[in-house]
The RNA shown here (transfer RNA) has 73 nucleotides and comes from a Bacteroidales bacterium.
Its Rfam family is "tRNA". The family's RNA type in Rfam is transfer RNA.
The coordinates come from a structure-prediction model, not an experiment, and the mean pLDDT is 82.
RNA sequence: GGGGUAUUAGCUCAGUUGGUAGAGCGACAGGUUCGCAAUCUGUAGGUCAGGAGUUCGAAUCUCCUAUGCUCCA
Repeated sequence: GGGGUAUUAGCUCAGUUGGUAGAGCGACAGGUUCGCAAUCUGUAGGUCAGGAGUUCGAAUCUCCUAUGCUCCA
């Protein structure tokens, strides 16, 4: 220098042909208990890495940029 891949909640990840953003763990509140643990219910938490484009509509398609991993030279 060139190619590939990953980036989504505090953490680990799903989101399959573009159409309302989700799960587990964690946090908080409540129930059960004398209390703790365990368990059950609920709540909060996201500019989908950043920018631009296409589209009625983009986490998803296109381009550029950033960072990590990886391959070639």